Context: one part of a larger RNA
């Protein structure tokens, strides 16, 4: 390599964006580039197949005639398809336009309970913490209990297999900026599309640089239990860090262990947005029953599958691109390269060994 494969066996790049390539809806004409007949040349020789001859036969050889050589080249034709070029459509896609729905971003004021501090009053001996204890706190007055102020984090209840985001993620309360998505209308644009090697943003946590900040929590660190030891698990302390602000890092069971996009194929029951009919109505942006789309679940046909499951939110049937796999260790290591402040990150193997 050909063939398989990827949710769990090895395998879906963390998400997205978008260059090259590859892929491309409906229709008319024109073209003949691809594609298809077909002509002529050319496609050495040996091999092969036939015939007929030479070695006494026979491998063997030699004559003739045929096939091979799947190509190439230079003509003539067709035009369903694929490309090209010019026109058209409007269902793909984009725009607009309408009322709505969201913890979707970002900036900025304000709010709130509780925790630590601190001062002032009360009270007067334990607190506090464990299976038990102790270490730690207290007569310099603790723990409690009022009032008050002071700081930083966070944002209970609502909350919800509830909603928004590409993904990471997003959760008080107002304003302001800024993106998405989905119904509805069917006005415009007319294929302008999908994926996407390279590339590029973005990207929990810890963890680095520089300035700020620190309330409670808390690696490390110290103490006090436990044990045979306890460099743990439990308890007293507490340093980075956690918060902000600028840069940096680029990984994670970055999980639905499932890449995107597009069609097709039985159903039921729930939510959640927006539309549309109908009954009720306190007339309100209500409420109930239906149904259409679009999300999010749950159960389950056919199918598929090694099985669990999976099942219009597919792992079912096809379609077009990208990605990654090829038995276990060695190893995500060495070497090299590259990025990176560093810590490391991305590429990424032999030898041996089984």
């Nucleotide at each position: 390599u050909u063939g398989g494969g990827u949710c769990u066996a090895a395998a879906g790049c963390g998400u997205c964006c978008g260059u090259a390539g590859c892929u491309g809806g409906u229709u008319a004409g024109c073209u003949a580039a691809g594609u298809u007949u077909u002509u002529a040349g050319u496609g050495a020789a040996a091999u092969c197949u036939a015939a007929u001859g030479g070695c006494u036969c026979a491998a063997c050889c030699a004559u003739u005639a045929g096939g091979c050589u799947u190509g190439c080249u230079a003509g003539a034709a067709a035009u369903a398809c694929u490309g090209g070029c010019u026109g058209a459509c409007u269902u793909g896609a984009g725009a607009u336009c309408g009322g709505g729905a969201g913890g979707a971003g970002c900036u900025a004021g304000a709010g709130g309970a509780a925790u630590g501090c601190c001062u002032u009053g009360g009270g007067g001996u334990g607190c506090g913490g464990u299976a038990a204890a102790a270490u730690g706190c207290u007569g310099u007055a603790a723990u409690c209990c009022a009032a008050g102020g002071u700081g930083g984090a966070c944002c209970a209840u609502c909350g919800g297999u509830a909603g928004c985001g590409a993904a990471g993620g997003c959760g008080u309360c107002u304003a302001g900026c800024u993106a998405g998505a989905a119904c509805g209308a069917g006005u415009c644009u007319g294929a302008c599309a999908g994926u996407c090697a390279g590339g590029g943003a973005c990207g929990a946590a810890a963890g680095c640089c520089a300035g700020g900040g620190g309330a409670g929590c808390a690696a490390a660190a110290c103490g006090g239990a436990u044990u045979a030891g306890a460099u743990a698990c439990c308890c007293g302390u507490g340093u980075a860090g956690u918060c902000c602000u600028g840069g940096c890092c680029g990984u994670a069971a970055a999980c639905g262990c499932u890449g995107c996009u597009u069609g097709u194929u039985u159903g039921g029951c729930g939510u959640u947005g927006c539309g549309c009919g109908u009954u009720u109505u306190u007339c309100g942006a209500a409420a109930g029953c239906g149904u259409g789309c679009a999300g999010u679940g749950c159960c389950g046909a056919a199918g598929c599958g090694a099985a669990g499951g999976u099942a219009u939110u597919a792992a079912a049937c096809a379609a077009g691109c990208c990605a990654c796999c090829u038995g276990g260790g060695a190893a995500g290591u060495a070497c090299g390269g590259u990025c990176g402040c560093a810590a490391g990150g991305c590429u990424g193997a032999a030898a041996c060994u089984u």
Predicted 3D model of a 354-nucleotide part of an RNA (small-subunit ribosomal RNA, central domain) from a metagenome. The coordinates come from a structure-prediction model, not an experiment, and the mean pLDDT is 87.